[in-house]
Molecule: RNase P RNA; transfer RNA
Organism: Myxococcota bacterium
């Protein structure tokens, strides 16, 4: 140098002039005028959370309904901070996670596709090997018992024969043997290539976001955790490590269970509802009419729905029209404040001790000009470093500063937004 | 200040347990007329206000920004 990650903290400083709003104070016939002295943010926004603070029961109980969801800490609380796990991204420095339950239950998935969740037969497979481009071919296992051979030896046959047998020789049929032949889950059919049916099969095409563990051997007719090995997950017990989550290591069960809860629900574990136009007190003006329901068995209120409960509760509540006023004081700003040391804890934050006084305006105020410094940036010109790629100074010109503004007040997110600092990465370019 | 709805074709509005988006005017083209305008018959509408996230898929569900729009105070 170029591309990036993280971190802290600034948000230009002075002077002069002109102006603007609030406070004190002082001067005058109510209105200025004169001192003093003070006047936005890191987000003051967004209104997205959580709170104090106010009123309404003193804020209660269900149900609905909402938010939250990994552990552990840290606050007044929080969806918010910090630290771990686990998961996913990056080469990395790091960054990012709404991260409980899909083996409780229901639900969804268009299109394609045969089949979308106790699946499914659409092509394909339902011997094996070898060689061949491929019709084929050889070989090699199995089955069958057609030829064929062995053996068994009826019925019949012939020949003896004392009539009871006994010799030969024998169909059919039984039992076997794989030379020969046919065949490869049944069964039909055939022109013998096949092709029909009824089956099996999740290995393989091939749809889809997804197709119901992976690699291999063994089974098998083919196939498949169907068996086994090994590797992956779950589930269960056991040990060691840690608070924990969670990790590490063994054992057992083939258990193989898919995906969505930012669907609905399941489990935990929190939430009463309204807001400072809350809300309190003074003042001023005016004009009331209509219409609901209600009077103790008690309407209606009590700022979202239901039911209880409590409270309040009678010319009263609620609605509509319509009319007047749009004036003050508090609430308001010292508050879970800020900021320096110190302890204490990896931190988030906490003790403690000193210090600081920081806008309260109500249509709403903090600006504009000019000069000088500070930065930046780009151009020249000078003088230097370094081996160099470049790198900072001096000086002079031009030129530039961003998003944005309080309105009861804190804690946090989110979003907009300007340069510059530190600290780390990573590079194949220059050197 | 403070609460709450909404943004979907030029325009006015439908769209619910997420499955690929409608209607009426209006628009363009045809037919009818001598021309029109009225009937007919056809067509095309579209970053679902931006971004991001969840999920196979988002107008829909979640979260973040942006615009529009509503409502509100006191007295009697």
């Nucleotide at each position: 140098c170029g591309a990036g990650a993280g971190g802290a903290a600034c948000a230009g400083g002075c002077a002069a002039u002109c102006g603007c709003c609030g406070g004190c104070g002082g001067c005058c016939u109510u209105g200025g005028c004169c001192g003093c002295g003070g006047g936005a943010g890191g987000a003051a926004a967004g209104u997205c959370c959580g709170a104090g603070c106010u009123c309404c029961a003193c804020a209660g109980g269900g149900c609905a309904g909402g938010g939250u969801g990994c552990c552990g800490g840290g606050u007044a609380a929080c969806u918010c901070c910090c630290g771990g796990u686990c998961g996913g991204g990056g080469c990395g420095a790091c960054c990012c996670g709404g991260a409980g339950g899909a083996a409780a239950g229901u639900g969804c998935a268009a299109c394609a596709g045969a089949g979308a969740g106790u699946a499914g037969a659409c092509c394909g497979c339902c011997a094996c090997g070898c060689g061949g481009a491929g019709a084929c071919g050889c070989g090699u296992u199995c089955a069958c018992a057609c030829c064929g051979c062995g053996c068994u030896g009826u019925a019949c046959c012939g020949a003896c024969u004392u009539c009871g047998g006994c010799c030969g020789g024998g169909a059919a049929g039984g039992c076997g043997c794989a030379g020969g032949g046919u065949g490869a889950g049944g069964g039909g059919c055939u022109u013998c290539g096949g092709c029909c049916u009824c089956g099996g099969u999740a290995a393989g095409g091939g749809u889809g976001a997804a197709a119901g563990g992976g690699u291999g051997c063994g089974g098998c007719a083919a196939g498949a955790g169907c068996g086994c090995a090994c590797c992956g997950g779950c589930g269960u017990c056991c040990c060691c490590g840690g608070u924990a989550a969670c990790g590490g290591g063994g054992g057992c069960g083939g258990c193989c269970a898919g995906g969505c809860a930012a669907a609905c629900c399941c489990c935990a574990u929190c939430c009463g509802g309204a807001g400072c136009a809350a809300g309190a007190c003074c003042g001023a003006a005016c004009a009331g009419g209509g219409g609901a329901u209600g009077a103790u068995u008690g309407a209606g209120g009590g700022c979202g729905g239901c039911c209880c409960g409590c409270c309040c509760g009678a010319g009263a509540u609620c609605c509509c029209c319509g009319g007047g006023u749009a004036g003050g004081u508090c609430g308001c700003u010292a508050g879970a404040g800020g900021u320096u040391g110190u302890c204490g804890g990896c931190a988030a934050c906490g003790g403690c001790a000193g210090c600081c006084g920081u806008a309260g305006a109500u249509g709403a105020a903090u600006g504009a000009u000019u000069g000088c410094c500070a930065c930046c940036u780009u151009c020249g010109c000078g003088a230097g470093g370094g081996c160099g790629a470049c790198c900072g100074c001096g000086c002079g010109g031009a030129g530039g500063g961003a998003c944005a503004g309080g309105a009861c007040u804190c804690g946090g997110c989110u979003u907009a937004c300007g340069g510059g600092c530190c600290u780390c990465u990573c590079g194949a370019g220059c050197c | 200040g403070g609460g709450c709805a909404g943004g979907u074709a030029g325009c006015u509005c439908a769209g619910u347990c997420g499955g690929u988006a409608g209607a009426g005017c209006a628009g363009c083209g045809g037919a009818u007329u001598g021309a029109a305008a009225a009937u007919c018959c056809g067509c095309g509408u579209g970053u679902c206000g931006g971004g991001g996230g969840u999920u196979c898929a988002a107008u829909u569900c979640c979260c973040u920004c942006u615009c529009u729009g509503c409502c509100c105070a006191c007295c009697a």